[in-house]
RNA sequence: CGGGAUGUAGCGCAGUGGUAGCGCAUCAGUUUUGGGAACUGAGGGUCGCUGGUUCAAGUCCAGUCAUCCCGACCA
Numbered sequence: 001c002g003g004g005a006u007g008u009a010g011c012g013c014a015g016u017g018g019u020a021g022c023g024c025a026u027c028a029g030u031u032u033u034g035g036g037a038a039c040u041g042a043g044g045g046u047c048g049c050u051g052g053u054u055c056a057a058g059u060c061c062a063g064u065c066a067u068c069c070c071g072a073c074c075a
Base pairs, nucleotide, nucleotide: 001071002070003069004068005067006066007065010024011023012022013021018055026042027041028040029039030038031037048064049063050062051061052060
């Protein structure tokens, strides 16, 4: 430098253009002397960033950033 993949809650991930979700974790309550555990409930999101299309974008389009993989080049 070229090609490709990935980016969504603290972590791991899902998400046919139509209300942003699941598991774990966290917090509260109940059970327990307590811990652990179980059950019930709750909180937590600029969907990497910028712009475009659309009545409506996590999803489609363009650009860009980061990480990873492959290749080329230089040494």
Predicted 3D model of a 75-nucleotide RNA (transfer RNA) from a Spirochaetia bacterium. Its Rfam family is "tRNA". It is annotated as a transfer RNA. The coordinates come from a structure-prediction model, not an experiment, and the mean pLDDT is 81.